[in-house]
Molecule: transfer RNA
Organism: Streptomyces griseosporeus
């Protein structure tokens, strides 16, 4: 300096070639129990790392740009 791989919810990741963002754990409420654990219902919580383009519409596509991690010189 060159290349490539990740970046979506408190963590762990899906999101299948553009249609209104989910899953498990974890949070809280409630139900079961005399309590606790351990089930069960139900909720909260993300404008997709940023910033721009294209499109009737971007988590996806195009550009730059910042983190992390790999390789190369």
């Nucleotide at each position: 300096g060159c290349g490539g791989a990740c970046g979506u919810a408190g963590c762990u990741c899906a999101g299948u070639u553009g249609g209104u963002a989910g899953a498990g754990c974890g949070c809280a409420a409630c139900c079961u129990u005399g309590c606790c654990a351990a089930g069960g219902u139900u909720g909260a919580g993300g404008u997709c790392g940023c910033c721009g383009g294209u499109u009737c519409g971007a988590g996806c596509c195009c550009g730059g740009u910042c983190g992390u991690c790999c390789g190369c010189u």